This is a predicted complex of two RNAs, RNase P RNA and transfer RNA, with 453 nucleotides together.

[in-house]
RNA sequence: AAGGUCGGGCAGGCCGCUGCGGUGCGGGAAAUCGUACCGAGGAAAGUCCGGACUCUUGCCAGCAAUGCCGCCGGCUAACCACCGGGCGUGGUAACGCGACGGAAAGUGCCACAGAAAAUAAACCGCCUAGCGGCUUCGGCCUUUGGGUAAGGGUGAAACGGUGCGGUAAGAGCGCACCGCGUUGCUGGUAACAGCAACGGCAGGGCAAACCCCGGCAGGAGCAAUCGCAAAUAGGGGUCGGAGCCUUCGGGCGGCGUCGCUGGCGCGCCUUUCCGAUCCGGGUAGUGAGCUUGAGCGCGGCGGUAACGCCCCGCCCAGAGGAAUAGCGGUCACGCGGGGCAACCCGUGACAGAAUCCGGCUUAUCGCCUGACCUUGCUU
RNA sequence: GGCCGGGUGGCAGAGUGGUUAUGCAGAGGACUGCAAAUCCUUGGACGUCGGUUCGAUUCCGGUCCCGGCCUCCA
Numbered sequence: 001a002a003g004g005u006c007g008g009g010c011a012g013g014c015c016g017c018u019g020c021g022g023u024g025c026g027g028g029a030a031a032u033c034g035u036a037c038c039g040a041g042g043a044a045a046g047u048c049c050g051g052a053c054u055c056u057u058g059c060c061a062g063c064a065a066u067g068c069c070g071c072c073g074g075c076u077a078a079c080c081a082c083c084g085g086g087c088g089u090g091g092u093a094a095c096g097c098g099a100c101g102g103a104a105a106g107u108g109c110c111a112c113a114g115a116a117a118a119u120a121a122a123c124c125g126c127c128u129a130g131c132g133g134c135u136u137c138g139g140c141c142u143u144u145g146g147g148u149a150a151g152g153g154u155g156a157a158a159c160g161g162u163g164c165g166g167u168a169a170g171a172g173c174g175c176a177c178c179g180c181g182u183u184g185c186u187g188g189u190a191a192c193a194g195c196a197a198c199g200g201c202a203g204g205g206c207a208a209a210c211c212c213c214g215g216c217a218g219g220a221g222c223a224a225u226c227g228c229a230a231a232u233a234g235g236g237g238u239c240g241g242a243g244c245c246u247u248c249g250g251g252c253g254g255c256g257u258c259g260c261u262g263g264c265g266c267g268c269c270u271u272u273c274c275g276a277u278c279c280g281g282g283u284a285g286u287g288a289g290c291u292u293g294a295g296c297g298c299g300g301c302g303g304u305a306a307c308g309c310c311c312c313g314c315c316c317a318g319a320g321g322a323a324u325a326g327c328g329g330u331c332a333c334g335c336g337g338g339g340c341a342a343c344c345c346g347u348g349a350c351a352g353a354a355u356c357c358g359g360c361u362u363a364u365c366g367c368c369u370g371a372c373c374u375u376g377c378u379u
Numbered sequence: 380g381g382c383c384g385g386g387u388g389g390c391a392g393a394g395u396g397g398u399u400a401u402g403c404a405g406a407g408g409a410c411u412g413c414a415a416a417u418c419c420u421u422g423g424a425c426g427u428c429g430g431u432u433c434g435a436u437u438c439c440g441g442u443c444c445c446g447g448c449c450u451c452c453a
Base pairs, nucleotide, nucleotide: 001375002374003373004372005371006370007369008368009367010366012331013330014329015328016327017326018325020039021038022037023036024035025034026033027032041350045361046360048359049358050357051356052355053221054220055219056218066217067216068215069214070213071085072084073083074082086100087098088097089096090095101212102211106210107209108206109205110204123152124151125148126147127146128145129144130143132141133140134139160178161177162176163175164174165173179201180199181198182197183196184195185194186193187192225288226287227286228285235279236278237277238276239275240274241273242272243252244251245250253269254268255267256266257265295314296313297312299310300309301308302307333348334347335346336345337344338343380449381448382447383446384445385444386443389403390402391401397433405421406420407419408418409417426442427441428440429439430438
């Protein structure tokens, strides 16, 4: 200098005017006025994980079902996050990526092609034996049987790989190396790694198929939940009152209460209307939940780190059909256009709280900054 | 704000690891004097981006879009 890798921070600044929401103080009987302070984000988003909090089976515990997680060790309130390590994989490297338990518990699937797709299997080929035929006597052809997984061909995948020996031809049949398995030792908390001995190889893939093993979750969600509580319409209690018809006996619900009828009283059951009064549920509305919290900042200590502990300082939206805005000036930066130039004009990424936190993912014009790697040149 | 469900030709609608059916609609042909009906033929699709797998509409993630439910009384 060029190219690259991994982080951290910012998300225009200042001034003036006019507004909006909240809180404090002051004035006012109140409506409200004045004043001071505060007033969106790195993702407030998706709602994908994990919690706090609230209600919920009378309470507690356990199990099942269902869902999720899955190398090891930490960290944490918790986690599929984060940190460190292991293994695999990509890259010259810095570094990146990995749903990374079990396929010998069982069940299932592996289309097409292919001889054969999981108890392996002879289509071609190779070797060999028999019958027959031909022959230039070397052998060749047809057919039947046996051996053979080295070669061909199919497939995503064909039952360890390479080489040498061996054999009729072949084959872990034998040997060497690599891979694999078992055992032991050493290092490491562990995952795992290294070394040695033994074993001729021992049944391919798929578990983001069912499943098995280990682990974690009861369910619902702030429109949770709770307090106060209009109007209207329902519900319940208590008290008071009754109009109409008539065949003139009475009747205006029925049943029971004495053998029958009637009246009265009492009781029960889906029993009429009006008024007064009280009680309860409960909507609108209003208040709580609601923002002081696993909080933020400086510093110190421990730890490789995530993170933890300590000291000091700070208060940083709290709305509720929902405020956080608009205009002007100026400075700075990027982009576009015009101009010889000075300069002028236009434009400003994604987006926007709604109970609150810890993460992840996704969107995002750009700017600042740190560490590291590779290559080339110079000293 | 919270919680669920779903995206397959123009429309409706099955399929759930191995070539995506079917009906209506469209196009062409046959039949007819011309049409309708009928018959035959035919084009066109898995929202999108990744992953798992030999192979994905299907299984698993991300993302986009659409729909539904969530006070009380009757």

It holds a member of the Rfam family "Bacterial RNase P class A". The family's RNA type in Rfam is ribozyme.